[in-house]
RNA sequence: AGAGUUUGAUCCUGGCUCAGAUUGAACGCUGGCGGUAUGCUUAACACAUGCAAGUCGAACGGCAGCACAGGGUAGCUUGCUAUCCGGGUGGCGAGUGGCGGACGGGUGAGUAACGCGUAGGAAUCUACCUUUUCGUGGGGGAUAACCCGGGGAAACUCGGGCUAAUACCGCAUACGCCCUACGGGGGAAAGCGGGGGACCUUCGGGCCUCGCGCGGAACGAUGAGCCUGCGUCCUAUCAGGUAGUUGGUGAGGUAAUGGCUCACCAAGCCGACGACGGGUAGCUGGUCUGAGAGGACGACCAGCCACACUGGGACUGAGACACGGCCCAGACUCCUACGGGAGGCAGCAGUGGGGAAUAUUGGACAAUGGGCGCAAGCCUGAUCCAGCCAUGCCGCGUGAGUGAUGAAGGCCCUAGGGUUGUAAAGCUCUUUCGCCAGGGACGAUAAUGACGGUACCUGGAUAAGAAGCCCCGGCUAACUUCGUGCCAGCAGCCGCGGUAAUACGAAGGGGGCUAGCGUUGUUCGGAUUUACUGGGCGUAAAGCGCACGUAGGCGGAUCUUUAAGUCAGAGGUGAAAUCCCAAGGCUCAACCUUGGAACUGCCUUUGAUACUGGGGAUCUUGAGUCCGGGAGAGGUGAGUGGAACUGCGAGUGUAGAGGUGAAAUUCGUAGAUAUUCGCAAGAACACCAGUGGCGAAGGCGGCUCACUGGCCCGGAACUGACGCUGAGGUGCGAAAGCGUGGGGAGCAAACAGGAUUAGAUACCCUGGUAGUCCACGCCGUAAACGAUGAAUGCCAGCCGUUAGGCAGCUUGCUGCUUAGUGGCGCAGCUAACGCUUUAAGCAUUCCGCCUGGGGAGUACGGUCGCAAGAUUAAAACUCAAAGGAAUUGACGGGGGCCCGCACAAGCGGUGGAGCAUGUGGUUUAAUUCGAAGCAACGCGCAGAACCUUACCAGCCUUUGACAUGUCCUGGACGGAUAGCAGAGAUGCUUUCCUCUCUUCGGAGCUAGGAACACAGGUGCUGCAUGGCUGUCGUCAGCUCGUGUCGUGAGAUGUUGGGUUAAGUCCCGCAACGAGCGCAACCCUCGCCCUUAGUUGCCAUCAUUUAGUUGGGCACUCUAGGGGGACUGCCGGUGAUAAGCCGGAGGAAGGUGGGGAUGACGUCAAGUCCUCAUGGCCCUUACAGGCUGGGCUACACACGUGCUACAAUGGCGGUGACAAUGGGACGCGAAGUCGCGAGGCUAAGCAAAUCUCAAAAAGCCGUCUCAGUUCGGAUUGCACUCUGCAACUCGAGUGCAUGAAGUUGGAAUCGCUAGUAAUCGUAGAUCAGAACGCUACGGUGAAUACGUUCCCGGGCCUUGUACACACCGCCCGUCACACCAUGGGAGUUGGUUUUACCCGAAGGCGUUUCGCUAACCGCAAGGAGGCAGGCGACCACGGUAGGGUCAGCGACUGGGGUGAAGUCGUAACAAGGUAACC
Repeated sequence: AGAGUUUGAUCCUGGCUCAGAUUGAACGCUGGCGGUAUGCUUAACACAUGCAAGUCGAACGGCAGCACAGGGUAGCUUGCUAUCCGGGUGGCGAGUGGCGGACGGGUGAGUAACGCGUAGGAAUCUACCUUUUCGUGGGGGAUAACCCGGGGAAACUCGGGCUAAUACCGCAUACGCCCUACGGGGGAAAGCGGGGGACCUUCGGGCCUCGCGCGGAACGAUGAGCCUGCGUCCUAUCAGGUAGUUGGUGAGGUAAUGGCUCACCAAGCCGACGACGGGUAGCUGGUCUGAGAGGACGACCAGCCACACUGGGACUGAGACACGGCCCAGACUCCUACGGGAGGCAGCAGUGGGGAAUAUUGGACAAUGGGCGCAAGCCUGAUCCAGCCAUGCCGCGUGAGUGAUGAAGGCCCUAGGGUUGUAAAGCUCUUUCGCCAGGGACGAUAAUGACGGUACCUGGAUAAGAAGCCCCGGCUAACUUCGUGCCAGCAGCCGCGGUAAUACGAAGGGGGCUAGCGUUGUUCGGAUUUACUGGGCGUAAAGCGCACGUAGGCGGAUCUUUAAGUCAGAGGUGAAAUCCCAAGGCUCAACCUUGGAACUGCCUUUGAUACUGGGGAUCUUGAGUCCGGGAGAGGUGAGUGGAACUGCGAGUGUAGAGGUGAAAUUCGUAGAUAUUCGCAAGAACACCAGUGGCGAAGGCGGCUCACUGGCCCGGAACUGACGCUGAGGUGCGAAAGCGUGGGGAGCAAACAGGAUUAGAUACCCUGGUAGUCCACGCCGUAAACGAUGAAUGCCAGCCGUUAGGCAGCUUGCUGCUUAGUGGCGCAGCUAACGCUUUAAGCAUUCCGCCUGGGGAGUACGGUCGCAAGAUUAAAACUCAAAGGAAUUGACGGGGGCCCGCACAAGCGGUGGAGCAUGUGGUUUAAUUCGAAGCAACGCGCAGAACCUUACCAGCCUUUGACAUGUCCUGGACGGAUAGCAGAGAUGCUUUCCUCUCUUCGGAGCUAGGAACACAGGUGCUGCAUGGCUGUCGUCAGCUCGUGUCGUGAGAUGUUGGGUUAAGUCCCGCAACGAGCGCAACCCUCGCCCUUAGUUGCCAUCAUUUAGUUGGGCACUCUAGGGGGACUGCCGGUGAUAAGCCGGAGGAAGGUGGGGAUGACGUCAAGUCCUCAUGGCCCUUACAGGCUGGGCUACACACGUGCUACAAUGGCGGUGACAAUGGGACGCGAAGUCGCGAGGCUAAGCAAAUCUCAAAAAGCCGUCUCAGUUCGGAUUGCACUCUGCAACUCGAGUGCAUGAAGUUGGAAUCGCUAGUAAUCGUAGAUCAGAACGCUACGGUGAAUACGUUCCCGGGCCUUGUACACACCGCCCGUCACACCAUGGGAGUUGGUUUUACCCGAAGGCGUUUCGCUAACCGCAAGGAGGCAGGCGACCACGGUAGGGUCAGCGACUGGGGUGAAGUCGUAACAAGGUAACC
């Protein structure tokens, strides 16, 4: 520091996800040791048991218990035991009294607050402590304990009696102190202990001294209370709140200020700088993260606050409204004799419960600290330790060295090997930790050690006791095999899995971390994805529809003043701990200690004065006023004009008009349409008219008048910053819509009819009502758009245009200038497109708005509205995208150019008939399999009776019909012959003939047998493949290198202008070249020359029936080699090019005809049944053999053909004329037989020699338009040939039979010249079996104006929401399942509030009925006290009514999601009616 993910690819926007760190964690697997730290985050839920606050006898009376003196009695051994007395002593239960239980410890419920933090303040108190000062005299009356008696189950309590004090109360005194009317008045105290010479004594002591106490006062310290500035979460779908409320006076109250409380008076106080309300939350030092700024958190440690079962209350006290105190109310638990009582773990342990989850009912006061005490000491679950837990952090170990036959085993394998792997074993060595034994601390000062026989040290034995977890598709380090087969499963995101999964599971191997590892959760980071640092708003989300203007924010020049902001110095504070730096201590580290720095803050104070702010003064350039001109559909009102449409009246006139793609509805003989004249009414204003004008926007268009707003230019007289923006607010605001009243010509939602259509609630047509118009009032929204807020300044130009001004002259031009309005364009900006002085550039100010898509501009709530609705505006849930711009393709019922038997022009067919053949379907035991639009269907099949054959039935074989290897036996194998069984395969048997080499060991060859490796498979997958093939298409295209342009995908080149059959060539050009294609080179046909003449030929010469023979090679022909054609020549045209047109010559002319030749690629095109081949499957069968059957079936449908329907013909006759081919298991002449197919016999020929072989259309004659002398199917009989065999199931012949069919609907095919059409011939396959296929020649046409249209293709361009690419994409209803959510009669609960009722405890006020020791009084009595009564306040509780939140809810609304449901086709192309609001 980044990465993955939207696309075919690209750039951008934008979300989602990951890598890091963190944790009081939990869960899964695993687990050796030590140090150190942490350990109920949930139920502030309930708690058994024990402990957590006592202490003082030096305050006191005392003596229950213990011990000891002393005394008595008894047993008795001079002394012991037992017992009694005995507060005398040590001490001490209970009690009185003092101090402490307000600290320490826990928890975070409440609290949004002066609660906390920080900095200040004044009106206070403070036990114990320090310092100072002055005192401490003399009296009194009680009361616990105790004793007696009583009540009660208990808790406890009542009555009587005795008694003490540092308990209580007077009196005296008063340095301070308090009050005061300044005269005065008021108010204290307590003693106890140690020691002691003299003196005194009631023998207790006094007295003296020392110590501890006590009282008054003052200072301090410490602690606490109170007040204030600033800071301190979310929500405006909480906007108004408040009645002791705000202030004053007086009083009360408090330690103290204060509405803290009360009486009276006034009506204030708080609030968009967010009051009030709602939600959430203890605050801080700090912790985690981060580069920082920030963000999140507030466990442990430390400071503050609050709370102590819930609520209320006070008492005591220096301090509490009190965790282990009291009273009351409530809930709960326990005891009970039912009358009444007891309790409060959010102290330490522990229990139950809750929960994913959090420890021992441990030791000690040794240390540190606290309480009490003079002290010894006692108490202390504070604390110090130990125990449990891998919960975190830190450290250590599980061995080290050597060791290659690279062992074994595992895994993979191309079978060679590789890997695990120096890893192991083996050998040598070490002993940390752990174990055993011995010694043994610091912490403690003289003593005292829970920890602890611990840390640590020494010795000993043995490699001995000690390794797991996650991951291995990319991100992200790490790969193979097997299993599985969209199953099981994985997954943080993208995504894996449908038979070859590096993604699932296992194994081997590898990577990472390591006593841990992974998962889950949390927080920050990455995320500049809330942007202060540090983002945006034309099209991605985002500028309010526009203006005016309040608050606020910002603001021109000069001088002066102030010092608030700002800057600097100083002082105070910013607790400690933490973080950082340095040093030190535990062996190191974690951890700890010491010092420093820091704590970015706040306060006080002293200065500075540039800038900002405040005060004052001045100025004119911003702004405004004034004067003189100017343009304009700016606005409002009134009036007025012509054209047109429509209606009405009248005239002319006659059969249609109208409307459409075509029609119909409609109007018209009752006279329409058309035409002429007149009248009426309403609405809108042609031409002018213009990227012209005006207005803030919406918007504004005939003409005239009236009223009126703004703007511009020129002048420079005036004011003197008066300015800009603008949250709320106010006004204006198209169309549609609403209300009331008018108006209504045209147009026209709704509606009706006619068409179209599968349907047509549409598009088209005929009608037609609201509405459109006017007046007044609402609505307040639009793609209200420049999708661009307002204002100011600055930054190259050029060309138009509108309104002015100035200057010059040549008077219609040029130059300058201001304000508008357009086009292009530099810099700059932008993701790109684009913007560019009218910015989307460079800056400043202010406002508005955005933060992934959907849900949703929706729900609820509020506001507005008559309504429609507008405005403000969420969440649950769901997806990993949604989106912008540009690129390449593909596509378009987009455009342009061009080509092709593509259309057109022609000729002949198919589609109708019969037959042949292939396919589908059906049938069947089987009808083997494949091919499927073009590009399957006379295709694989150049030929199914058996074979073929793959299918079916039956019968048989199992190392096999075929290959290789091992072993054993044999010598042949095999051939010939005969027989039996069988359908045959096969089995059994007979006779005859029969191996080679040799070193004699054997080897080769071959047959049989045996066991295993294996053979075999036309079984599956053509979507695992090779090869081959089809097709677009013989279409003209497809690419590359370098350069250039672009952020990039890409572009350029290859586009453009011409031209061509052609990306063919030329020219131009940021391109220049090149490759694969095109063309040419190859074959063949056409002309000529040459070479060679046999089997070919015959002009000349002989000869013959005959080129038959001699002869010849001229010609034909044959087959070798050459020539020839290149737009080369001429003319025209074109651009002086390429080329095109015409012509000459030539056998042939513009690629001469034909063939072969098929670019990059497309179709997962075809073929595993030609062959080859991965994987899978079968192995007495899915292999092999045989017989028979089937592939030949037949209601039907389609394709391809043949033959016809006839006279351009049939039939008969007739020695006319070809070419290519084939031939030995063959072609077969001649002869002969048969009507014929053919038979018999047989010459010749491995063929330019012989043969198939006859060519046929042609020509002549006849028939005369008929189902025929057409047509030949079908059928009968009789034959021929091939073959082992023609039944299923061959071809042919003769005689007989003589079907359909009279030129073929919609539709559709081929062909542009030696072509179509027509005629025959040959060949492959083949025993036989073509109407098919392939090849050959004969005869031999018609037509093409042309490119509008159909089909296919090429190039350029355009649109796109397509990229599996239009057979694309995609929308909505309905149906089904699931999910969350709104409404909902109501219902349940929480919380809050108003009014009223009730009124515990308590203090306060009041009262004096009762009781009463101290004081007063001679007494009566009084003061005071206790208890009681009454009153207001008040907790809980109750009644009634509001607000608010949540749960449930029949039914209901929309929404979301869901491989293959229904209906349509809305959108994306002109999406077939442009789309959208």